A computed fold for a 75-nucleotide RNA from Roseiconus nitratireducens, annotated as c-di-GMP-I-GGC riboswitch aptamer. The coordinates come from a structure-prediction model, not an experiment, and the mean pLDDT is 86. Of the family's consensus pairs, 91% are formed in the model.
RNA sequence: AACGAGAAAGGCAAACCGACUGCGAAGUCGGGACGCAAAGCCAUGGGUCUCCCCGAGAUCGCCAGGCUACCGAAU
Numbered sequence: 001a002a003c004g005a006g007a008a009a010g011g012c013a014a015a016c017c018g019a020c021u022g023c024g025a026a027g028u029c030g031g032g033a034c035g036c037a038a039a040g041c042c043a044u045g046g047g048u049c050u051c052c053c054c055g056a057g058a059u060c061g062c063c064a065g066g067c068u069a070c071c072g073a074a075u
Stems, first nucleotide, its partner, number of pairs: 002075001003072002011036002016031006034061001040067003044064003047059005
């Protein structure tokens, strides 16, 4: 450095519900856990989705890519 254990510690939190914001996709907070070894961050490429629809947006928990990071069995 790769890798990712029927390991330990710790972390995140889908659906759904409530409140708020937004035309909307969605977002934030609280509850809640289906899952996640980058489900941490970045819209760079592709995908999907929205609209006051052709140029503006949403999504990194769709994939690829980039950057960063806890732990340490086997290989």